This is a predicted complex of two RNAs, RNase P RNA and transfer RNA, with 452 nucleotides together. Rfam match: Bacterial RNase P class A. Gene Ontology terms of the family: tRNA processing, ribonuclease P activity and dimeric ribonuclease P complex. Its mean pLDDT, the model's own confidence on a scale to 100, is 77.
[in-house]
RNA sequence: CCAGACAGCCGGAUGGUUGCGGAUUUCCGAAAGGGGAUCCGAGGAAAGUCCGGGCUCGACCACAACACGGUGCCGGUUAACGACCGGCGGGGGCGACCCCAGGGAAAGUGCCACAGAGACUAUACCGCCUUAUUUCGCAAGAGAUGGGGUAAGGGUGAAAAGGUGCGGUAAGAGCGCACCGCGUUGCUGGCAACAGCAACGGCAUGGUAAACCCCACCGCGAGCAAGACCAAAUAGGAAUCACAUGCCGUACGGCGGGUUUGUUUUGGACCUAGUGAUUCGGGUUGGUCGCUUGAGCCGUUUAGCAAUAAACGGCCCAGAUGAAUAACCAUCGCCCAGCAAUGGGCACAGAACCCGGCUUACAGGCUGUCUGGUUUU
RNA sequence: GCCGAGGUAGCUCAGUGGUAGAGCAGCCGAUUCGUAAUCGGCAGGUCGUGGGUUCAACUCCCACUCUCGGCUCCA
Numbered sequence: 001c002c003a004g005a006c007a008g009c010c011g012g013a014u015g016g017u018u019g020c021g022g023a024u025u026u027c028c029g030a031a032a033g034g035g036g037a038u039c040c041g042a043g044g045a046a047a048g049u050c051c052g053g054g055c056u057c058g059a060c061c062a063c064a065a066c067a068c069g070g071u072g073c074c075g076g077u078u079a080a081c082g083a084c085c086g087g088c089g090g091g092g093g094c095g096a097c098c099c100c101a102g103g104g105a106a107a108g109u110g111c112c113a114c115a116g117a118g119a120c121u122a123u124a125c126c127g128c129c130u131u132a133u134u135u136c137g138c139a140a141g142a143g144a145u146g147g148g149g150u151a152a153g154g155g156u157g158a159a160a161a162g163g164u165g166c167g168g169u170a171a172g173a174g175c176g177c178a179c180c181g182c183g184u185u186g187c188u189g190g191c192a193a194c195a196g197c198a199a200c201g202g203c204a205u206g207g208u209a210a211a212c213c214c215c216a217c218c219g220c221g222a223g224c225a226a227g228a229c230c231a232a233a234u235a236g237g238a239a240u241c242a243c244a245u246g247c248c249g250u251a252c253g254g255c256g257g258g259u260u261u262g263u264u265u266u267g268g269a270c271c272u273a274g275u276g277a278u279u280c281g282g283g284u285u286g287g288u289c290g291c292u293u294g295a296g297c298c299g300u301u302u303a304g305c306a307a308u309a310a311a312c313g314g315c316c317c318a319g320a321u322g323a324a325u326a327a328c329c330a331u332c333g334c335c336c337a338g339c340a341a342u343g344g345g346c347a348c349a350g351a352a353c354c355c356g357g358c359u360u361a362c363a364g365g366c367u368g369u370c371u372g373g374u375u376u377u
Numbered sequence: 378g379c380c381g382a383g384g385u386a387g388c389u390c391a392g393u394g395g396u397a398g399a400g401c402a403g404c405c406g407a408u409u410c411g412u413a414a415u416c417g418g419c420a421g422g423u424c425g426u427g428g429g430u431u432c433a434a435c436u437c438c439c440a441c442u443c444u445c446g447g448c449u450c451c452a
Base pairs, nucleotide, nucleotide: 001373002372003371004370005369006368007367008366009365010364012332013331014330015329016328017327018326020041021040022039023038024037025036026035027034028033043348047359048358050357051356052355053354054353055223056222057221058220068219069218070217071216072215073087074086075085076084077083088102089100090099091098092097103214104213108212109211110208111207112206125154126153127150128149129148130147131146132145133144134143135142136141162180163179164178165177166176167175181203182201183200184199185198186197187196188195189194227289228288229287230286237280238279239278240277241276242275243274246255247254248253256272257271258270259269260268282451283450296315297314298313299312300311301310302309303308333346334345335344336343337342378448379447380446381445382444383443384442387401388400389399390398395432403419404418405417406416407415425441426440427439428438429437
């Protein structure tokens, strides 16, 4: 210098003029209201609403179980998490480094279309070897049909019962051996995931759990349009369901209607007020609280590889609701066009109860660490 | 602001992980003097977009995008 990897940060600056929302205070005014001063006023994602909490209401005596949903290597961090950090294993890259929903398929069930002989109690289509019968041939041998052996070779497929090599065999085969892979057991290291070593086993145990499922852990439901209060207005109407019971009668008892006992009849039993919930219908479209001091922000030190935690010091940083946070001018900065004068432009995007993450969008710029290549000393 | 549902042919919708379908519409032919109806045939698909799991994805999982619906208070 070129090409890259990772981490962090900024995301226009300064001044003036005119405005907007909020808080505190002061002056005028009987009040309504108006004026002045000081201070504050969008983001790294405020977004998507994908996770996790705070807070509020509802349900439940409380807990557990079933069902349903989620997460899934190990250890740690955290209020909590599916987030983050550090390791392990697997994969990619020459490398810095990056990616992984990464438990269980020898508990069970399901599926594996088409092709193919055979798709899981695996399989004999072609081929190879052998044998019986038979045909041709002088013979060596060749062919046809049937039986047996064989998974080395061909072919099908995403996938065909370890891989390579040597031996062995009629041909073959973990049939035997060496190395690799796999499994079991033991020892060593590590908190653990796991790694290394040794012995044994000739190899069983195809794939799929982002199919059902099993195991471990977690989870009650709704959401600030939650919820509480004040004021105004209105049919205090209708239907369904749950608990529950009408009229006469002092009482016994009687009467009308409905439901039920597998079906029908008799008989029996139960039900009928009122209250609550939901839906339809009606009224209103106002105000106050919740509402912003909070797992808060900045700096230093300490502990830790880190995520993070602790201590000390400093700071107050939007609270609107038909919804403010802006517009214009000047100078500078950056980009584009142009010889120049000059002209045009400045990304993604706008809080709505509040936090911690994730994901997605984003012009341009800055800083640090590291890798590969080239050149010079 | 909060919650939920959906996107498949021009339109309305089906679709157990294994060749993407139906009705209407369109085109061609038959029938008719001609049209409609009817009958036969044909064409038409980025299954909203991207990634992942799987041998294989409209279907299962994740992210994004677009469309639609519901939710104030009082008695």